[in-house]
Context: one part of a larger RNA
Molecule: small-subunit ribosomal RNA, 5' domain
Organism: uncultured prokaryote
RNA sequence: GAGCGAACGUUAGCGGCGCGCCUAACACAUGCAAGUCGGACGAGAAAGGCCUUCGGGCUGAGUAAAGUGGCGCACGGGUGCGUAACACGUAGGCAAUCUACCCCUGGGCGGGGGAUAACUAUUCGAAAGGAUAGCUAAUACCGCGUAAGACCACAGUCACUUCGGUGACAGAGGUAAAAGCUGGCCUCUUCAUGAAAGCUAGCACCUGGGGAUGAGCCUGCGGCCCAUCAGCUUGAUGGUAGGGUAACGGCCUACCAUGGCGAAGACGGGUAGCUGGUCUGAGAGGAUGAUCAGCCACACUGGCACUGGAACACGGGCCAGACUCCUACGGGAGGCAGCAGUGGGGAAUCUUGGACAAUGGGCGAAAGCCUGAUCCAGCGACGCCGCGUGAGUGAUGAAGGCCUUCGGGUCGUAAAGCUCUGUUGAGGGAGAAGAAAACAGUGCGUUCAAAUAGGGCGUGCUCUUGACGGUAUCCCUUUAGAAAGCACCGGCUAACUCUGUGCCAGCAGCCGCGGUAAGACAGAGGGUGCGAACGUUGCUC
Numbered sequence: 001g002a003g004c005g006a007a008c009g010u011u012a013g014c015g016g017c018g019c020g021c022c023u024a025a026c027a028c029a030u031g032c033a034a035g036u037c038g039g040a041c042g043a044g045a046a047a048g049g050c051c052u053u054c055g056g057g058c059u060g061a062g063u064a065a066a067g068u069g070g071c072g073c074a075c076g077g078g079u080g081c082g083u084a085a086c087a088c089g090u091a092g093g094c095a096a097u098c099u100a101c102c103c104c105u106g107g108g109c110g111g112g113g114g115a116u117a118a119c120u121a122u123u124c125g126a127a128a129g130g131a132u133a134g135c136u137a138a139u140a141c142c143g144c145g146u147a148a149g150a151c152c153a154c155a156g157u158c159a160c161u162u163c164g165g166u167g168a169c170a171g172a173g174g175u176a177a178a179a180g181c182u183g184g185c186c187u188c189u190u191c192a193u194g195a196a197a198g199c200u201a202g203c204a205c206c207u208g209g210g211g212a213u214g215a216g217c218c219u220g221c222g223g224c225c226c227a228u229c230a231g232c233u234u235g236a237u238g239g240u241a242g243g244g245u246a247a248c249g250g251c252c253u254a255c256c257a258u259g260g261c262g263a264a265g266a267c268g269g270g271u272a273g274c275u276g277g278u279c280u281g282a283g284a285g286g287a288u289g290a291u292c293a294g295c296c297a298c299a300c301u302g303g304c305a306c307u308g309g310a311a312c313a314c315g316g317g318c319c320a321g322a323c324u325c326c327u328a329c330g331g332g333a334g335g336c337a338g339c340a341g342u343g344g345g346g347a348a349u350c351u352u353g354g355a356c357a358a359u360g361g362g363c364g365a366a367a368g369c370c371u372g373a374u375c376c377a378g379c380g381a382c383g384c385c386g387c388g389u390g391a392g393u394g395a396u397g398a399a400g401g402c403c404u405u406c407g408g409g410u411c412g413u414a415a416a417g418c419u420c421u422g423u424u425g426a427g428g429g430a431g432a433a434g435a436a437a438a439c440a441g442u443g444c445g446u447u448c449a450a451a452u453a454g455g456g457c458g459u460g461c462u463c464u465u466g467a468c469g470g471u472a473u474c475c476c477u478u479u480a481g482a483a484a485g486c487a488c489c490g491g492c493u494a495a496c497u498c499u500g501u502g503c504c505a506g507c508a509g510c511c512g513c514g515g516u517a518a519g520a521c522a523g524a525g526g527g528u529g530c531g532a533a534c535g536u537u538g539c540u541c
Base pairs, nucleotide, nucleotide: 001541002540003539004538006537007536008535009534010533013387014386015385016384017383018382019380020379021345026343027342028341030340031339032338035071036070037069040068041067048059049058050057051056078298079297080296088222089221090220091219092218093217094216097215098214102211103210104209105208106207107206108205110144112142113141119134120133121132122131123130124129150175151174152173154171156169157168158167159166160165180203181202182201183200184199185198189196190195191194224270225269226268231261232260233259236258237257238256239255240254241253242252243251273295274294275293276292277288278287279286280285300321301320302319303318304317323334324333325332326331351377353376354375355374359373360371361370362369363368390420391419392418393417400411401410402409403408424482425478426477427476428475429474430473434468440462441461442460443459444458445457446456447455448454485530486529487528488527489526490511491510492509496525497524498523499522500521506513507512
């Protein structure tokens, strides 16, 4: 000199864009943060309203709340405890692998069965929560039939090969499927005005192939300190066989062998999430890893599995522990390192706000619902940037202050006065962009179809939607009116005199000032620097 997620002191007008627990991964009151689908399924209220013969009926309403079932809850959001490791970065490998939803493409969806929740009854418990009996449905569950291709074991040909195998083609054997729902129609079939178990469209479902995306595993190289850590290792190193996994592998087990690593630093200890980046520097380098983005790890502490395409799962489960709470003392409940917020710690870090309007996510055919993701608003000079606190003119160089050699000098065009302007401020008025749509209606084209039903795709028109917010912005009116401080002035280092004090009181980053004329202390006048900030402290280069 530059920088900072800063803090402290003095001061403080406005706006834009960012940022805001670096400490206790300390403990948490309260509310919200993950639901959705009635176009999978069975059942199904009440208040209110209307009518009434006062018994009730209709509506509310197949609504609410709940249950079975499906999908989601593994994303999004938080934190940095742990981790010196294939955790991360980079470059590769998997002929050792998986991938729900999505896209393209081939084929299929036949026929049966038994349960169970909700519900009802009885019953246990203070509660949390159960138990028994009975009823019922499904896209829930289970057999059967079918099997192109898939998988398994067998044998064959060709190609490639890291010589272990892999791929392609054809063979005979074995194993494993499926579910319906909604809309429309009468061409075919059945009943025969019309409807259906028929046909058809859409969405689902089953089984193959390919893609996309995501993930898993392996390897080379790279990035901290200590040798006052020198030897370490028994599933340890390798083999055989088996188990396990989506998959290779001591990953695990049995047996066999005795290996494996190490001064090119093993092992041990300390510290630490890694990276893109960020700060500094001419660079080389050094320091760092807030915000934003990628990866990893964790979710009170430790362990475990279940479900699932994927978790060993932050707002799922089980066990143990510590802590807190409820209890009828028998037993139960909980987990903010989500968003706000509280206590505590600390030099120190915000509102228990609004909206789903936009972007994105989940579910749904859709309308839509949910979304503390997100978008906004609030607080904080925490940072950067911009604007203002007036402009012009004005010499009796006024008064007053300070200094003085008493002549004067200086504050100083500074003020007053005169003439203007109106950013911000105050009052009044107008008033956005961010919104493109989806949906619905309708027209046209095309496609499925028997079709002038209906649906899909494309396209045109109409209609609707704004939290921020009556905000930004603009116009009018008003008055110089409401808006300047902080540090320093011995040298380094820009800026000097007077008074007080008298090695005292004090200053100080270094050198050093102060013991009676202190440009260094304190005050004043003047000056210098920066300016809504200025200094100090801490840290980095």